About this RNA
Transfer RNA from Alphaproteobacteria bacterium CG_4_10_14_0_8_um_filter_53_9, 73 nucleotides, folded computationally. Its Rfam family is "tRNA". The family's RNA type in Rfam is transfer RNA. The sequence was found in a public genome assembly.

RNA sequence: GGGCCUGUAGCUCAGUUGGUAGAGCACCUGCUUUGCAAGCAGGGGGUCAUCGGUUCGAAUCCGUUCAGGUCCA
Repeated sequence: GGGCCUGUAGCUCAGUUGGUAGAGCACCUGCUUUGCAAGCAGGGGGUCAUCGGUUCGAAUCCGUUCAGGUCCA
RNA backbone atom coordinates (compact mmCIF):
# COMPACT_ATOMS: atom_id res chain seq x y z
P G A 1 -0.58 3.70 3.62
O5' G A 1 -0.84 2.81 2.33
C5' G A 1 -0.68 3.36 1.02
C4' G A 1 -0.68 2.25 0.00
C3' G A 1 -1.92 1.37 0.00
O3' G A 1 -2.98 1.94 -0.75
C1' G A 1 0.00 0.00 0.00
P G A 2 -4.48 1.65 -0.30
O5' G A 2 -4.73 0.14 -0.77
C5' G A 2 -4.77 -0.18 -2.15
C4' G A 2 -4.89 -1.68 -2.35
C3' G A 2 -6.06 -2.35 -1.65
O3' G A 2 -7.28 -2.19 -2.36
C1' G A 2 -4.11 -3.59 -1.24
P G A 3 -8.66 -2.27 -1.54
O5' G A 3 -8.83 -3.82 -1.20
C5' G A 3 -9.01 -4.76 -2.25
C4' G A 3 -9.12 -6.16 -1.70
C3' G A 3 -10.16 -6.39 -0.61
O3' G A 3 -11.47 -6.52 -1.14
C1' G A 3 -8.14 -7.40 0.04
P C A 4 -12.72 -6.02 -0.30
O5' C A 4 -12.84 -7.08 0.89
C5' C A 4 -13.13 -8.44 0.63
C4' C A 4 -12.96 -9.28 1.88
C3' C A 4 -13.78 -8.85 3.08
O3' C A 4 -15.12 -9.32 3.01
C1' C A 4 -11.56 -9.25 3.75
P C A 5 -16.28 -8.48 3.74
O5' C A 5 -16.04 -8.77 5.28
C5' C A 5 -16.19 -10.08 5.80
C4' C A 5 -15.77 -10.14 7.26
C3' C A 5 -16.48 -9.15 8.18
O3' C A 5 -17.76 -9.59 8.57
C1' C A 5 -14.16 -9.11 8.62
P U A 6 -18.89 -8.50 8.93
O5' U A 6 -18.41 -7.89 10.32
C5' U A 6 -18.32 -8.71 11.48
C4' U A 6 -17.65 -7.95 12.61
C3' U A 6 -18.32 -6.65 13.02
O3' U A 6 -19.44 -6.84 13.86
C1' U A 6 -15.97 -6.35 12.87
P G A 7 -20.61 -5.70 13.86
O5' G A 7 -19.95 -4.48 14.65
C5' G A 7 -19.46 -4.67 15.98
C4' G A 7 -18.87 -3.37 16.52
C3' G A 7 -19.88 -2.24 16.66
O3' G A 7 -19.57 -1.46 17.81
C1' G A 7 -18.11 -1.57 15.24
P U A 8 -20.40 -1.71 19.17
O5' U A 8 -21.93 -1.57 18.71
C5' U A 8 -22.50 -0.28 18.51
C4' U A 8 -23.98 -0.33 18.80
C3' U A 8 -24.36 -0.91 20.16
O3' U A 8 -24.21 0.04 21.20
C1' U A 8 -25.70 -1.90 18.50
P A A 9 -23.71 -0.49 22.64
O5' A A 9 -24.96 -0.20 23.60
C5' A A 9 -25.34 1.13 23.91
C4' A A 9 -25.76 1.25 25.36
C3' A A 9 -24.77 0.66 26.35
O3' A A 9 -24.75 1.45 27.52
C1' A A 9 -26.87 -0.38 26.62
P G A 10 -23.55 2.49 27.78
O5' G A 10 -22.45 1.62 28.55
C5' G A 10 -21.26 2.26 29.07
C4' G A 10 -20.58 1.33 30.03
C3' G A 10 -20.29 -0.06 29.47
O3' G A 10 -19.04 -0.10 28.82
C1' G A 10 -21.44 -0.27 31.54
P C A 11 -18.85 -0.94 27.45
O5' C A 11 -18.77 -2.46 27.94
C5' C A 11 -17.67 -2.92 28.70
C4' C A 11 -17.85 -4.39 29.07
C3' C A 11 -18.16 -5.31 27.89
O3' C A 11 -16.97 -5.74 27.23
C1' C A 11 -19.71 -5.71 29.62
P U A 12 -17.05 -6.13 25.66
O5' U A 12 -17.92 -7.48 25.63
C5' U A 12 -17.42 -8.67 26.24
C4' U A 12 -18.41 -9.79 26.08
C3' U A 12 -18.93 -10.00 24.67
O3' U A 12 -18.04 -10.73 23.86
C1' U A 12 -20.73 -10.04 26.21
P C A 13 -18.14 -10.59 22.24
O5' C A 13 -19.58 -11.21 21.94
C5' C A 13 -20.45 -10.59 21.03
C4' C A 13 -21.84 -11.10 21.24
C3' C A 13 -22.78 -10.87 20.07
O3' C A 13 -22.61 -11.86 19.08
C1' C A 13 -23.84 -10.25 22.09
P A A 14 -23.33 -11.68 17.64
O5' A A 14 -24.82 -12.12 18.00
C5' A A 14 -25.87 -11.63 17.24
C4' A A 14 -27.19 -12.05 17.86
C3' A A 14 -28.40 -11.70 16.99
O3' A A 14 -28.62 -12.69 16.01
C1' A A 14 -28.75 -10.93 19.18
P G A 15 -28.48 -12.25 14.47
O5' G A 15 -29.64 -11.17 14.30
C5' G A 15 -30.97 -11.51 14.66
C4' G A 15 -31.81 -10.26 14.78
C3' G A 15 -31.69 -9.29 13.62
O3' G A 15 -32.44 -9.69 12.49
C1' G A 15 -31.58 -8.11 15.65
P U A 16 -31.69 -9.88 11.11
O5' U A 16 -32.83 -10.32 10.08
C5' U A 16 -33.69 -9.34 9.51
C4' U A 16 -34.43 -9.95 8.36
C3' U A 16 -35.42 -11.04 8.77
O3' U A 16 -36.53 -11.02 7.87
C1' U A 16 -33.78 -11.96 7.33
P U A 17 -37.82 -10.10 8.20
O5' U A 17 -37.70 -8.92 7.13
C5' U A 17 -36.47 -8.74 6.48
C4' U A 17 -36.58 -9.16 5.03
C3' U A 17 -36.67 -8.00 4.04
O3' U A 17 -35.38 -7.46 3.76
C1' U A 17 -38.24 -9.69 3.48
P G A 18 -35.25 -6.00 3.19
O5' G A 18 -35.70 -5.00 4.32
C5' G A 18 -34.90 -4.81 5.50
C4' G A 18 -35.36 -3.59 6.25
C3' G A 18 -36.85 -3.56 6.53
O3' G A 18 -37.07 -2.88 7.76
C1' G A 18 -36.25 -1.68 5.25
P G A 19 -37.91 -3.65 8.92
O5' G A 19 -39.02 -2.57 9.33
C5' G A 19 -38.67 -1.41 10.08
C4' G A 19 -39.90 -0.68 10.53
C3' G A 19 -40.98 -1.58 11.13
O3' G A 19 -41.65 -0.88 12.17
C1' G A 19 -41.83 -0.46 9.21
P U A 20 -41.30 -1.29 13.70
O5' U A 20 -41.98 -0.09 14.50
C5' U A 20 -41.51 1.24 14.33
C4' U A 20 -41.29 1.89 15.68
C3' U A 20 -40.18 1.23 16.51
O3' U A 20 -39.53 2.22 17.28
C1' U A 20 -42.23 1.06 17.66
P A A 21 -37.99 2.53 16.96
O5' A A 21 -37.26 1.16 17.35
C5' A A 21 -37.17 0.84 18.71
C4' A A 21 -36.45 -0.46 18.88
C3' A A 21 -36.18 -0.83 20.32
O3' A A 21 -37.31 -1.50 20.88
C1' A A 21 -34.19 -1.08 19.05
P G A 22 -37.37 -1.89 22.44
O5' G A 22 -36.67 -3.32 22.39
C5' G A 22 -36.18 -3.92 23.56
C4' G A 22 -35.68 -5.30 23.25
C3' G A 22 -34.86 -5.94 24.36
O3' G A 22 -35.71 -6.55 25.32
C1' G A 22 -33.71 -6.15 22.31
P A A 23 -35.14 -6.73 26.84
O5' A A 23 -34.24 -8.04 26.72
C5' A A 23 -34.82 -9.28 26.36
C4' A A 23 -33.75 -10.36 26.28
C3' A A 23 -32.87 -10.50 27.52
O3' A A 23 -33.50 -11.28 28.53
C1' A A 23 -31.51 -10.45 25.60
P G A 24 -33.21 -10.94 30.09
O5' G A 24 -31.75 -11.54 30.34
C5' G A 24 -31.53 -12.94 30.25
C4' G A 24 -30.04 -13.23 30.31
C3' G A 24 -29.30 -12.59 31.47
O3' G A 24 -29.43 -13.34 32.67
C1' G A 24 -28.11 -12.18 29.48
P C A 25 -29.57 -12.56 34.08
O5' C A 25 -28.13 -11.92 34.33
C5' C A 25 -27.00 -12.74 34.57
C4' C A 25 -25.71 -11.97 34.42
C3' C A 25 -25.55 -10.75 35.32
O3' C A 25 -25.16 -11.09 36.65
C1' C A 25 -24.91 -10.19 33.12
P A A 26 -25.69 -10.15 37.87
O5' A A 26 -25.05 -8.71 37.56
C5' A A 26 -23.66 -8.51 37.69
C4' A A 26 -23.26 -7.12 37.21
C3' A A 26 -23.92 -5.96 37.95
O3' A A 26 -23.27 -5.66 39.18
C1' A A 26 -24.05 -5.59 35.62
P C A 27 -24.15 -5.14 40.43
O5' C A 27 -24.72 -3.72 39.96
C5' C A 27 -23.85 -2.63 39.73
C4' C A 27 -24.61 -1.39 39.33
C3' C A 27 -25.78 -1.03 40.25
O3' C A 27 -25.35 -0.30 41.39
C1' C A 27 -26.50 -0.95 37.99
P C A 28 -26.14 -0.52 42.81
O5' C A 28 -27.52 0.26 42.58
C5' C A 28 -27.54 1.68 42.41
C4' C A 28 -28.95 2.17 42.18
C3' C A 28 -29.98 1.66 43.19
O3' C A 28 -29.96 2.42 44.40
C1' C A 28 -30.83 1.40 41.01
P U A 29 -30.40 1.72 45.78
O5' U A 29 -31.98 1.57 45.64
C5' U A 29 -32.81 2.72 45.59
C4' U A 29 -34.26 2.32 45.41
C3' U A 29 -34.78 1.25 46.38
O3' U A 29 -35.10 1.79 47.65
C1' U A 29 -35.46 0.72 44.19
P G A 30 -34.99 0.85 48.96
O5' G A 30 -36.23 -0.14 48.80
C5' G A 30 -37.56 0.38 48.86
C4' G A 30 -38.57 -0.69 48.47
C3' G A 30 -38.52 -1.98 49.28
O3' G A 30 -39.18 -1.86 50.53
C1' G A 30 -38.67 -2.49 46.98
P C A 31 -38.71 -2.77 51.76
O5' C A 31 -39.20 -4.23 51.33
C5' C A 31 -40.59 -4.51 51.18
C4' C A 31 -40.81 -5.95 50.74
C3' C A 31 -40.12 -7.00 51.60
O3' C A 31 -40.86 -7.31 52.77
C1' C A 31 -39.75 -7.48 49.31
P U A 32 -40.08 -7.56 54.15
O5' U A 32 -39.29 -8.92 53.89
C5' U A 32 -40.01 -10.12 53.64
C4' U A 32 -39.06 -11.22 53.18
C3' U A 32 -37.87 -11.45 54.10
O3' U A 32 -38.22 -12.25 55.22
C1' U A 32 -37.16 -11.36 51.86
P U A 33 -37.76 -11.73 56.69
O5' U A 33 -36.19 -11.95 56.69
C5' U A 33 -35.64 -13.25 56.61
C4' U A 33 -34.13 -13.21 56.68
C3' U A 33 -33.57 -12.34 57.81
O3' U A 33 -33.57 -13.02 59.05
C1' U A 33 -32.42 -11.88 55.78
P U A 34 -34.03 -12.18 60.38
O5' U A 34 -32.87 -11.13 60.64
C5' U A 34 -33.07 -10.04 61.56
C4' U A 34 -31.76 -9.36 61.86
C3' U A 34 -30.91 -9.01 60.65
O3' U A 34 -31.30 -7.77 60.10
C1' U A 34 -29.57 -10.12 62.26
P G A 35 -31.37 -7.65 58.46
O5' G A 35 -29.85 -7.73 58.01
C5' G A 35 -28.94 -6.66 58.28
C4' G A 35 -27.52 -7.08 57.94
C3' G A 35 -27.32 -7.57 56.51
O3' G A 35 -27.16 -6.50 55.60
C1' G A 35 -26.28 -9.06 58.01
P C A 36 -27.66 -6.74 54.06
O5' C A 36 -26.58 -7.74 53.46
C5' C A 36 -25.23 -7.33 53.29
C4' C A 36 -24.36 -8.49 52.84
C3' C A 36 -24.82 -9.20 51.57
O3' C A 36 -24.44 -8.51 50.39
C1' C A 36 -24.26 -10.80 53.21
P A A 37 -25.40 -8.59 49.10
O5' A A 37 -25.29 -10.12 48.64
C5' A A 37 -24.06 -10.63 48.12
C4' A A 37 -24.13 -12.13 47.98
C3' A A 37 -25.24 -12.66 47.08
O3' A A 37 -24.89 -12.62 45.71
C1' A A 37 -25.24 -13.85 49.11
P A A 38 -26.05 -12.30 44.63
O5' A A 38 -27.02 -13.56 44.70
C5' A A 38 -26.57 -14.85 44.31
C4' A A 38 -27.57 -15.91 44.71
C3' A A 38 -28.99 -15.70 44.16
O3' A A 38 -29.12 -16.16 42.82
C1' A A 38 -29.11 -16.16 46.46
P G A 39 -30.12 -15.34 41.81
O5' G A 39 -31.56 -15.53 42.45
C5' G A 39 -32.13 -16.84 42.55
C4' G A 39 -33.43 -16.78 43.32
C3' G A 39 -34.47 -15.82 42.76
O3' G A 39 -35.20 -16.38 41.67
C1' G A 39 -34.28 -15.51 45.08
P C A 40 -35.69 -15.39 40.49
O5' C A 40 -36.91 -14.60 41.14
C5' C A 40 -38.06 -15.30 41.60
C4' C A 40 -39.02 -14.35 42.29
C3' C A 40 -39.37 -13.09 41.51
O3' C A 40 -40.36 -13.32 40.54
C1' C A 40 -38.82 -12.50 43.72
P A A 41 -40.33 -12.41 39.18
O5' A A 41 -40.82 -10.98 39.67
C5' A A 41 -42.15 -10.82 40.17
C4' A A 41 -42.36 -9.40 40.65
C3' A A 41 -41.96 -8.30 39.66
O3' A A 41 -42.93 -8.08 38.66
C1' A A 41 -41.13 -7.77 41.80
P G A 42 -42.42 -7.55 37.22
O5' G A 42 -41.95 -6.04 37.48
C5' G A 42 -42.90 -5.04 37.79
C4' G A 42 -42.24 -3.80 38.34
C3' G A 42 -41.36 -3.01 37.38
O3' G A 42 -42.09 -2.21 36.47
C1' G A 42 -40.29 -3.20 39.47
P G A 43 -41.38 -1.83 35.05
O5' G A 43 -40.20 -0.84 35.45
C5' G A 43 -40.50 0.43 36.03
C4' G A 43 -39.24 1.14 36.47
C3' G A 43 -38.25 1.51 35.37
O3' G A 43 -38.64 2.68 34.67
C1' G A 43 -37.08 0.58 37.20
P G A 44 -38.08 2.92 33.19
O5' G A 44 -36.62 3.50 33.43
C5' G A 44 -36.42 4.71 34.15
C4' G A 44 -34.95 4.93 34.43
C3' G A 44 -34.05 4.97 33.19
O3' G A 44 -34.06 6.24 32.58
C1' G A 44 -33.09 3.56 34.81
P G A 45 -33.97 6.36 31.00
O5' G A 45 -32.51 5.79 30.66
C5' G A 45 -31.36 6.46 31.14
C4' G A 45 -30.12 5.63 30.87
C3' G A 45 -29.93 5.23 29.42
O3' G A 45 -29.31 6.26 28.67
C1' G A 45 -29.62 3.36 30.82
P G A 46 -30.02 6.77 27.31
O5' G A 46 -29.49 5.76 26.21
C5' G A 46 -28.11 5.41 26.18
C4' G A 46 -27.67 5.05 24.79
C3' G A 46 -28.09 6.03 23.69
O3' G A 46 -27.05 6.14 22.74
C1' G A 46 -28.95 3.89 23.20
P U A 47 -26.12 7.49 22.75
O5' U A 47 -26.37 8.18 21.32
C5' U A 47 -27.69 8.39 20.85
C4' U A 47 -27.67 8.72 19.36
C3' U A 47 -26.79 7.81 18.52
O3' U A 47 -27.38 7.66 17.23
C1' U A 47 -26.02 10.01 18.30
P C A 48 -28.23 6.38 16.93
O5' C A 48 -27.22 5.19 17.24
C5' C A 48 -26.22 4.83 16.29
C4' C A 48 -25.75 3.41 16.54
C3' C A 48 -25.29 2.70 15.28
O3' C A 48 -24.20 1.85 15.59
C1' C A 48 -27.08 1.51 16.25
P A A 49 -22.99 1.74 14.57
O5' A A 49 -22.08 3.00 14.98
C5' A A 49 -21.72 3.19 16.34
C4' A A 49 -20.50 4.09 16.42
C3' A A 49 -20.57 5.31 15.49
O3' A A 49 -21.26 6.40 16.11
C1' A A 49 -18.52 4.20 15.16
P U A 50 -22.25 7.32 15.21
O5' U A 50 -21.22 8.12 14.29
C5' U A 50 -20.29 9.02 14.86
C4' U A 50 -19.47 9.69 13.79
C3' U A 50 -20.29 10.31 12.66
O3' U A 50 -20.78 11.60 13.00
C1' U A 50 -18.54 9.02 11.75
P C A 51 -22.26 12.03 12.49
O5' C A 51 -22.02 12.47 10.97
C5' C A 51 -21.16 13.57 10.68
C4' C A 51 -20.77 13.56 9.22
C3' C A 51 -21.92 13.52 8.23
O3' C A 51 -22.51 14.78 8.01
C1' C A 51 -20.29 11.95 7.59
P G A 52 -24.10 14.84 7.67
O5' G A 52 -24.19 14.18 6.22
C5' G A 52 -23.90 14.94 5.06
C4' G A 52 -23.69 14.08 3.85
C3' G A 52 -24.92 13.47 3.20
O3' G A 52 -25.67 14.40 2.45
C1' G A 52 -23.20 11.87 3.27
P G A 53 -27.27 14.11 2.24
O5' G A 53 -27.30 12.85 1.23
C5' G A 53 -26.79 13.00 -0.09
C4' G A 53 -26.81 11.67 -0.82
C3' G A 53 -28.18 11.04 -1.01
O3' G A 53 -28.90 11.61 -2.09
C1' G A 53 -26.64 9.40 -0.29
P U A 54 -30.51 11.60 -2.04
O5' U A 54 -30.88 10.05 -2.22
C5' U A 54 -30.61 9.39 -3.44
C4' U A 54 -31.08 7.96 -3.39
C3' U A 54 -32.54 7.78 -2.96
O3' U A 54 -33.43 7.97 -4.06
C1' U A 54 -31.18 6.26 -1.78
P U A 55 -34.76 8.87 -3.85
O5' U A 55 -35.64 8.01 -2.84
C5' U A 55 -36.11 6.72 -3.22
C4' U A 55 -36.71 6.01 -2.04
C3' U A 55 -37.76 6.80 -1.26
O3' U A 55 -39.02 6.77 -1.90
C1' U A 55 -36.26 5.75 0.24
P C A 56 -39.89 8.14 -1.96
O5' C A 56 -40.44 8.33 -0.49
C5' C A 56 -41.04 9.58 -0.10
C4' C A 56 -41.61 9.44 1.30
C3' C A 56 -40.67 8.87 2.34
O3' C A 56 -39.81 9.85 2.89
C1' C A 56 -42.74 7.76 2.47
P G A 57 -38.25 9.47 3.11
O5' G A 57 -38.32 8.37 4.26
C5' G A 57 -38.75 8.73 5.57
C4' G A 57 -38.94 7.49 6.42
C3' G A 57 -37.71 6.61 6.57
O3' G A 57 -36.84 7.09 7.58
C1' G A 57 -39.59 5.27 6.05
P A A 58 -35.23 7.02 7.33
O5' A A 58 -34.91 5.45 7.36
C5' A A 58 -35.23 4.67 8.52
C4' A A 58 -34.14 3.66 8.80
C3' A A 58 -32.78 4.27 9.18
O3' A A 58 -32.10 3.38 10.05
C1' A A 58 -32.53 3.01 7.23
P A A 59 -32.32 3.50 11.64
O5' A A 59 -31.20 2.56 12.27
C5' A A 59 -29.82 2.95 12.24
C4' A A 59 -28.93 1.74 12.26
C3' A A 59 -28.91 0.93 10.97
O3' A A 59 -27.98 1.44 10.04
C1' A A 59 -29.18 -0.51 12.85
P U A 60 -28.39 1.50 8.48
O5' U A 60 -28.69 -0.02 8.06
C5' U A 60 -27.67 -1.00 8.18
C4' U A 60 -28.24 -2.38 7.91
C3' U A 60 -28.77 -2.57 6.49
O3' U A 60 -28.48 -3.88 6.05
C1' U A 60 -30.50 -2.95 8.05
P C A 61 -27.25 -4.13 5.05
O5' C A 61 -27.71 -3.30 3.76
C5' C A 61 -28.46 -3.92 2.72
C4' C A 61 -28.59 -3.01 1.52
C3' C A 61 -27.34 -2.18 1.20
O3' C A 61 -26.40 -2.93 0.45
C1' C A 61 -29.23 -0.78 1.17
P C A 62 -24.79 -2.63 0.62
O5' C A 62 -24.61 -1.24 -0.16
C5' C A 62 -24.78 -1.17 -1.55
C4' C A 62 -24.47 0.22 -2.06
C3' C A 62 -23.18 0.83 -1.56
O3' C A 62 -22.04 0.38 -2.28
C1' C A 62 -24.90 2.41 -1.33
P G A 63 -20.60 0.24 -1.52
O5' G A 63 -20.11 1.75 -1.39
C5' G A 63 -19.75 2.48 -2.55
C4' G A 63 -19.55 3.94 -2.23
C3' G A 63 -18.50 4.25 -1.18
O3' G A 63 -17.17 4.21 -1.68
C1' G A 63 -20.43 5.51 -0.73
P U A 64 -15.92 3.92 -0.67
O5' U A 64 -15.81 5.27 0.17
C5' U A 64 -15.43 6.48 -0.47
C4' U A 64 -15.41 7.63 0.52
C3' U A 64 -14.51 7.44 1.72
O3' U A 64 -13.14 7.69 1.42
C1' U A 64 -16.59 8.34 2.41
P U A 65 -12.00 6.88 2.22
O5' U A 65 -12.09 7.47 3.70
C5' U A 65 -11.78 8.84 3.94
C4' U A 65 -12.18 9.23 5.36
C3' U A 65 -11.56 8.40 6.46
O3' U A 65 -10.24 8.81 6.77
C1' U A 65 -13.87 8.63 6.87
P C A 66 -9.20 7.73 7.39
O5' C A 66 -9.77 7.47 8.86
C5' C A 66 -9.81 8.52 9.82
C4' C A 66 -10.47 8.06 11.10
C3' C A 66 -9.89 6.78 11.71
O3' C A 66 -8.69 7.04 12.44
C1' C A 66 -12.24 6.65 11.72
P A A 67 -7.56 5.85 12.54
O5' A A 67 -8.23 4.78 13.53
C5' A A 67 -8.49 5.15 14.88
C4' A A 67 -9.22 4.03 15.59
C3' A A 67 -8.61 2.64 15.43
O3' A A 67 -7.52 2.43 16.30
C1' A A 67 -10.94 2.53 15.08
P G A 68 -6.35 1.38 15.83
O5' G A 68 -7.03 -0.05 16.03
C5' G A 68 -7.38 -0.49 17.34
C4' G A 68 -8.20 -1.76 17.28
C3' G A 68 -7.57 -2.93 16.52
O3' G A 68 -6.58 -3.61 17.28
C1' G A 68 -9.84 -2.71 15.89
P G A 69 -5.39 -4.39 16.47
O5' G A 69 -6.12 -5.65 15.83
C5' G A 69 -6.72 -6.64 16.66
C4' G A 69 -7.47 -7.65 15.83
C3' G A 69 -6.66 -8.35 14.75
O3' G A 69 -5.86 -9.41 15.26
C1' G A 69 -8.75 -7.67 13.86
P U A 70 -4.45 -9.77 14.53
O5' U A 70 -4.88 -10.45 13.14
C5' U A 70 -5.61 -11.66 13.14
C4' U A 70 -6.10 -11.98 11.74
C3' U A 70 -5.04 -12.02 10.65
O3' U A 70 -4.33 -13.25 10.62
C1' U A 70 -6.89 -10.75 9.90
P C A 71 -2.83 -13.29 10.03
O5' C A 71 -3.03 -13.24 8.45
C5' C A 71 -3.63 -14.33 7.78
C4' C A 71 -3.92 -13.97 6.33
C3' C A 71 -2.71 -13.54 5.51
O3' C A 71 -1.93 -14.63 5.05
C1' C A 71 -4.51 -12.05 5.12
P C A 72 -0.37 -14.42 4.69
O5' C A 72 -0.39 -13.50 3.38
C5' C A 72 -0.89 -14.01 2.16
C4' C A 72 -0.86 -12.95 1.08
C3' C A 72 0.49 -12.26 0.87
O3' C A 72 1.38 -13.05 0.09
C1' C A 72 -1.23 -10.65 0.91
P A A 73 2.99 -12.92 0.36
O5' A A 73 3.34 -11.45 -0.17
C5' A A 73 3.22 -11.13 -1.55
C4' A A 73 3.42 -9.65 -1.78
C3' A A 73 4.73 -9.06 -1.25
O3' A A 73 5.82 -9.31 -2.11
C1' A A 73 2.91 -7.66 -0.66